[in-house]
The RNA shown here (FMN riboswitch aptamer (RFN element)) has 145 nucleotides and comes from Methylobacterium brachiatum.
The RNAcentral record of the sequence draws on ENA.
The prediction has a mean pLDDT of 80.
The source organism's lineage runs through Bacteria, Pseudomonadota, Hyphomicrobiales, Methylobacteriaceae and Methylobacterium.
RNA sequence: CCGCGUUCUCAGGGCGGGGUGAAACUCCCCACCGGCGGUAUGCGGCUUCGGCCGCGAGCCCGCGAGCGCCCUCCGCGAGGAGGGGUCAGCAGAUCAGGUGCGAUGCCUGAGCCGACGGUCAUAGUCCGGAUGAAAGAGAACGUGU
Numbered sequence: 001c002c003g004c005g006u007u008c009u010c011a012g013g014g015c016g017g018g019g020u021g022a023a024a025c026u027c028c029c030c031a032c033c034g035g036c037g038g039u040a041u042g043c044g045g046c047u048u049c050g051g052c053c054g055c056g057a058g059c060c061c062g063c064g065a066g067c068g069c070c071c072u073c074c075g076c077g078a079g080g081a082g083g084g085g086u087c088a089g090c091a092g093a094u095c096a097g098g099u100g101c102g103a104u105g106c107c108u109g110a111g112c113c114g115a116c117g118g119u120c121a122u123a124g125u126c127c128g129g130a131u132g133a134a135a136g137a138g139a140a141c142g143u144g145u
Base pairs, nucleotide, nucleotide: 002144003143004142005141006140007139008138009137010136016030017029018028019027031125032124033114034113035063036062037061038060042055043054044053045052046051058112059111066090067089068087069084070083071082072081073080074079094110095109096108097107098106116128117127118126
């Protein structure tokens, strides 16, 4: 340094203004936000000039929570509680021009998207499950060549 194990810590942002209305942070106009890993023509640093390191995509490839589904229990029932995570399914969204050997990633411009339940009125931004869970990140200790 790498692999494995155990424990611990951390791990999501956003409605401001106007309009309509009895009522809207939910509709309409403007605004605002962007989890985790990978990829890398950008940026920074180092260099023995071979390269190496750090950062770098909401809409490229995957993952996560959630819904659904399945199992168990309770209930006459509607339904409720617990469990499973690969278990069929839902789980979003990008183009044009430029540069270049090479770009859906850089530059310019114009677009687009956002679980479930609740609500005097339809929610990415409010409230709730959630002081939860988790993709993963880091640390300590142990262990193997």